[in-house]
Context: one part of a larger RNA
RNA sequence: GUCUGCGAGUUAUUGUCAGUGGCAAGCCUAAGUCCUUAUGGGAUGGAGGCGAAGCGAAAGCGAGUCCGAAAUGGGCGAAUUAGUUGCUGGCAGUAGACCCGAAGCGGAGGUGAUCUACCCAUGGCCAGGUUGAAGCGAGAGUAACAUCUCGUGAAGGACCGAACUGGUGAACAUUGAAAAGUUCUCGGAUGAGCUGUGGGUAGGAGCGAAAGACUAAUCAAACCCCGUGAUAGCUGGUUCUCCCCGAAAUAGCUUGAGGGCUAGCCUCGUGUGCUGAUCUGUGGAGGUAGAGCACUGGAUCGACUAGGGCCCAUACCAGGGUACCGAAUCGAAUCAAACUCCGAAUGCCACAGAAUGUAACACGGGAGUCAGUGCGUGAGGGAUAAGCUUCACGCGCGAGAGGCAAACAUGCCAGACCAACAGCUAAGGUGCCCAAAUACUGCUCAGUGGAAAGGAUGUGAGGUUACUUAGACAGUGAGGAUGUUGGCUUAGAGGCAGCCACCAUUUAAACAGUGCGUAAUAGCUGACUCAUCGAGUGAUCUCGCGCCGAAAAUGAUUGGCGAUAAGCAGUAUACCGAAGCUCUGGAUUUCAUCGGGAUUCGUCCCGGUGGAGUGGUAGGGGAGCGUUGUUAGUGCGUCGAAGCAGGAGGGUAACCAACUGUGGAGUGCUAACAAGUGAGAAUGCAGAC
Numbered sequence: 001g002u003c004u005g006c007g008a009g010u011u012a013u014u015g016u017c018a019g020u021g022g023c024a025a026g027c028c029u030a031a032g033u034c035c036u037u038a039u040g041g042g043a044u045g046g047a048g049g050c051g052a053a054g055c056g057a058a059a060g061c062g063a064g065u066c067c068g069a070a071a072u073g074g075g076c077g078a079a080u081u082a083g084u085u086g087c088u089g090g091c092a093g094u095a096g097a098c099c100c101g102a103a104g105c106g107g108a109g110g111u112g113a114u115c116u117a118c119c120c121a122u123g124g125c126c127a128g129g130u131u132g133a134a135g136c137g138a139g140a141g142u143a144a145c146a147u148c149u150c151g152u153g154a155a156g157g158a159c160c161g162a163a164c165u166g167g168u169g170a171a172c173a174u175u176g177a178a179a180a181g182u183u184c185u186c187g188g189a190u191g192a193g194c195u196g197u198g199g200g201u202a203g204g205a206g207c208g209a210a211a212g213a214c215u216a217a218u219c220a221a222a223c224c225c226c227g228u229g230a231u232a233g234c235u236g237g238u239u240c241u242c243c244c245c246g247a248a249a250u251a252g253c254u255u256g257a258g259g260g261c262u263a264g265c266c267u268c269g270u271g272u273g274c275u276g277a278u279c280u281g282u283g284g285a286g287g288u289a290g291a292g293c294a295c296u297g298g299a300u301c302g303a304c305u306a307g308g309g310c311c312c313a314u315a316c317c318a319g320g321g322u323a324c325c326g327a328a329u330c331g332a333a334u335c336a337a338a339c340u341c342c343g344a345a346u347g348c349c350a351c352a353g354a355a356u357g358u359a360a361c362a363c364g365g366g367a368g369u370c371a372g373u374g375c376g377u378g379a380g381g382g383a384u385a386a387g388c389u390u391c392a393c394g395c396g397c398g399a400g401a402g403g404c405a406a407a408c409a410u411g412c413c414a415g416a417c418c419a420a421c422a423g424c425u426a427a428g429g430u431g432c433c434c435a436a437a438u439a440c441u442g443c444u445c446a447g448u449g450g451a452a453a454g455g456a457u458g459u460g461a462g463g464u465u466a467c468u469u470a471g472a473c474a475g476u477g478a479g480g481a482u483g484u485u486g487g488c489u490u491a492g493a494g495g496c497a498g499c500c501a502c503c504a505u506u507u508a509a510a511c512a513g514u515g516c517g518u519a520a521u522a523g524c525u526g527a528c529u530c531a532u533c534g535a536g537u538g539a540u541c542u543c544g545c546g547c548c549g550a551a552a553a554u555g556a557u558u559g560g561c562g563a564u565a566a567g568c569a570g571u572a573u574a575c576c577g578a579a580g581c582u583c584u585g586g587a588u589u590u591c592a593u594c595g596g597g598a599u600u601c602g603u604c605c606c607g608g609u610g611g612a613g614u615g616g617u618a619g620g621g622g623a624g625c626g627u628u629g630u631u632a633g634u635g636c637g638u639c640g641a642a643g644c645a646g647g648a649g650g651g652u653a654a655c656c657a658a659c660u661g662u663g664g665a666g667u668g669c670u671a672a673c674a675a676g677u678g679a680g681a682a683u684g685c686a687g688a689c
Stems, first nucleotide, its partner, number of pairs: 001689006011095013026050003032044005054061002064076004098237002101234001105227003109224003117201009126191001128160003131156001135152006164188003169184004203219001205215002240624006250263005264369002266366007274357001278354007290342001291340002296336003300332004307325002309322004372397010402413003417586003422582003428576003431561003437573001439571005454548002458545010475532005481505003486500003511526001515524002587614012625678001627675010643662004649656002
């Protein structure tokens, strides 16, 4: 891992509600006792409980009572009577209370020191080599000591190094040879040494040269047993079918935030009966969008001006000038969530009418939900960032399948009762993959389509304007001169460093010179003019489609192929295209109606017709299938039961099942009852492989 079996809302009791019985202003017995065909049934038992009257703290009074001195007041009641007791079911409380799961807490309950820590008693062990303390002896030496030398001697938590003991570094090992090792290397090795045997100390306790270490592979409190099914607002799991409806991810509060309570939203029942949504009409409240500057403030320009600065003048008082700054005021043009002289659309409220629905409201039973999320729109936060965050309104997903978007919870279209080898459409499409037009008119040349600001004689369309057969624009040929080297400045300044002026003449035209150039000249060129040529040429604005801008890591992508349309814009017709709509048949829910039957006259059942429905998670409601057993009835079985293998056929499903084989002795159906009643999941449990 697979297979087989087992595996989770139970039982008791109390309450509450519904269904269904009995009796009813009453209803019921409990323990006990008696009888019996004795785990059962019947009788008895009214102790007690609930109800029929309440109010008050109470005394108490009583259809009233309490407050109060009192009530024409107020509170709670009566008037408006249904209870009680069985059975079944839903839910809640108390119990382990749907099942499995902690780490933990407690026990004057117990077992452990054969591991290990420390201690006690008694034993054992330490190759070999080195060093050479004290003391002593001899000699030297001293006044005597001291001191020195040599020898002897053998000390030491001394040295080197085996056994022994430890475990420094590395490699290997890491489903190991081993639940801590092996190899190489390394520390101690006469000591606070190592070690054998026997014994002691015990769990809030021991022991500890102290690491919270060790106390039997277990230690910030051992192990076993018990309380114990501890508790778990947490995770996981929770077993057959079909039908009807169908949420929420919000508010308030919470030692509250992944939990809960009440409300909101769902469902079921009962009641009310047009009240709901929507539309129309009428009447209202309001200060948003927009707009505005009348208030409050912000910001800009101008005019005017108090005041100030600077300059002149001034003994003082006065005064003059100003290309400076400038409050207030005026004019112009503006900005505002916390400005408003104004002011919508929507939305909201009320009334009237239509409308019987997609309803609404009240009461009662049962829930689930309290992590939401994307998109569009209006806003706050943020950076007018986020697949960001917080609100509001709407739609979806959640809980929604189908078609389109290559693929793609949320975008676009559209809401799946079932069947069919029928039809029409939506979004989106119609070269091929791939169902359907290789349609038409323009644009684009970039594979743009299939990346931005910005930049540019790309190209198409439209407008304005200038020049132009009195010859434009571009090209080519020729000229481009004189006073003059203008004056100043300067070493020089001759069109061309700089400053000033910018005239006149000859002319078809020619600047006191547009640029390059020279030390300064020179030289080239331009403006300007003529000739040649012969028809358009410049400037600018708007729009369409393109170009550049364009660098990323495995091989590239409009989905692909590929295409100059099969790209983009527009136009017309046709077609394709979904679980949408239609057609045919069928099922089911509900409403209306018709017929039949039953009836406790409330209604219920069966059949026909018509309308509207039948996606669905959490969840509510309804109807069934199957398993085991019990009771009653009725069947089958050695002429072959159950079980097993196969299975025609039947039913909307759970399922039922003829028949065949196997098997060899029990077993079905109908009605009712009772449950150890349905398995794929729980890192489920046991077994097998």

This is a predicted structure of a 689-nucleotide part of an RNA (large-subunit ribosomal RNA, domain II) from a Candidatus Tayloriibacteriota bacterium. NCBI's taxonomy places the organism under Bacteria, Bacteria candidate phyla, Candidatus Tayloriibacteriota. The full RNA is in RNAcentral, with records from ENA.